This is a predicted structure of a 344-nucleotide part of an RNA (small-subunit ribosomal RNA, central domain) from a bacterium. Rfam family: Bacterial small subunit ribosomal RNA.
[in-house]
Context: one part of a larger RNA
C1' cells in the first nucleotide's frame, strides 16, 4: 500500500467558533455528452508469461503457431447515474413576528454569617494540640464572653438524578452591556448545505513577567511527635502560591477514555422548559432496560458502542521514547512536531 480498527485491548484531535483550500451534497424539468458503459480500427517492439506443436534420448533448453491482457488513441453509439449550463421549487439552511427558561460571558454596586487582627469590657488560670504528648500560646492577663473598628477571601440553607455553555468551565443578591438556545406563526430568501488538511480564537489548576493584595489555608522551610531511620504519614509555625490588574504559558484521567452531521430502527420513566381547551406533541437533560442489532467480553441499546451515508482525525507488537536529533513556539520551565541504533 491494499486491508482492518479507534468506551475499556495501540488508537477520537482539549474544545467548538470563525472556517480558507478540498472532499461530499435535497427535488424537478431541459440541454450537454466531461465522467461512466457499449461497439470497431490503430497502438502497445523483440523476447518474456499462458495455449498448442515440434527439435536436441527425456527435462532443463530451444524453435514455430495462436490468443489474451492493460494503458493510450481515432470513431460510432447509449444517456439511467455523477458533473457542467439553464430555469423552477421549498421538505434542508438561514432570515422575520410574537413569547419564553437559564449559576452562560463582562462591568459596577451592595449584603450577612464565619475568620483573623487591632481597641475597650469583665474574668482568672490555663489554653491549644493528639491514640498519647511535646513543640506552641497565656499572670505584660492567653482561652472562654460581650461590643466597636478594620481586613481578605469565599459565598451556608435554596440545591436537586436539576439548569446553563462549544470545551475549559459557571453559583450570596441588586443594576447595566452582552452572546447563544427554544416554541408558535409558516411569513421571507431559495439548497444559501454537511465536513474541514493548514490557519485564527478560546482553554481548569500548576507556573512565568509587572504592579498591588494577602484574612484563611498553605508547596519550600523550621521545630515537636512517630521511628531501627522517618528526607513522610500527626502536631505548631510557616515563605511562594491561593486573590485582583495587564501580559505569558498552552498542558490535564482536558473522560463519556465515545470527533462532527443527516436519515432510520420496540418501548417505559423521571426532570426542564414551551405550544394547547383536552387528547397529544415539540425541545433539551438525566435515568431503567427492552424489541431488533452490535460487541472479545464487560456492556451500548432513539443520548447507540444499532443499521447506512459523507467529511475529518488518529492506531499498526513490547522495550528504547513521546526521548534524541533538527525545526517552530516560549522570558524561563517547557510546549510542539518527532526518529534511530540496539533489546525482547
Nucleotide at each position: 500500500u491494499u486491508g482492518g480498527g479507534c468506551g475499556u485491548a495501540a488508537a477520537g484531535g482539549g474544545u467548538u467558533a470563525g472556517g480558507u483550500a478540498g472532499g461530499u451534497g435535497g427535488u424537478u424539468u431541459g440541454u450537454u455528452u466531461c465522467g461512466u458503459c457499449g461497439g470497431u480500427g490503430g497502438u502497445u517492439a523483440a523476447a518474456g508469461a499462458c495455449u498448442c506443436c515440434a527439435g536436441c534420448u527425456u527435462a532443463a533448453c530451444u524453435g514455430g503457431a495462436g490468443g489474451a491482457g492493460u494503458g493510450c488513441u481515432a470513431u460510432c453509439g447509449a444517456u439511467a447515474c455523477g458533473g457542467g449550463c439553464a430555469a423552477a421549487c421549498u421538505a434542508g439552511a438561514a432570515g422575520a413576528u410574537c413569547a419564553u427558561a437559564g449559576g452562560g460571558g463582562c462591568a459596577g454596586g451592595c449584603g450577612g454569617a464565619a475568620c483573623u487582627g487591632c481597641g475597650c469590657a469583665a474574668g482568672u488560670a490555663g489554653g491549644g494540640g493528639u491514640a498519647a504528648a511535646a513543640u506552641c500560646c497565656g499572670u505584660u492577663g492567653a482561652u472562654a464572653u460581650g461590643c466597636g473598628c478594620a481586613g481578605g477571601a469565599a459565598c451556608a440553607c435554596c440545591g436537586a438524578a436539576g439548569g446553563c455553555g462549544a470545551a475549559g468551565g459557571c453559583a450570596g443578591c441588586c443594576u447595566g452591556c452582552u452572546g447563544g438556545g427554544u416554541g408558535a406563526u409558516c411569513c421571507u430568501u431559495g439548497a444559501c448545505a454537511c465536513u474541514g488538511a493548514u490557519c485564527u480564537a478560546c482553554g481548569a489548576a500548576a507556573g512565568c513577567u509587572a504592579g498591588g493584595g494577602g484574612a484563611g489555608c498553605g508547596a519550600a522551610a523550621c521545630g515537636g511527635a512517630u521511628u531501627a531511620g522517618a528526607u513522610a504519614c500527626c502536631c505548631g509555625u510557616g515563605u511562594a502560591g491561593u486573590c485582583c490588574u495587564a501580559g505569558c504559558c498552552g498542558u490535564a484521567a482536558a473522560c463519556g477514555a465515545u470527533g462532527g452531521a443527516u436519515a432510520c430502527u420496540a418501548g417505559c420513566u423521571c426532570g426542564a422548559u414551551g405550544u394547547u381547551u383536552u387528547u397529544a406533541u415539540g425541545u433539551c437533560g438525566g435515568g431503567c432496560g427492552u424489541a431488533a442489532g452490535c460487541u472479545a467480553a464487560c456492556g451500548c441499546g432513539u443520548u447507540a458502542a444499532g443499521u447506512a451515508u459523507c467529511c475529518c482525525g488518529c492506531c499498526u507488537g513490547g522495550g528504547g521514547a513521546g526521548u534524541a536529533c533538527g525545526g517552530u513556539c516560549g522570558c524561563a520551565a517547557g510546549a510542539u512536531u518527532a526518529a534511530a541504533a540496539c533489546u525482547c
The coordinates come from a structure-prediction model, not an experiment, and the mean pLDDT is 80.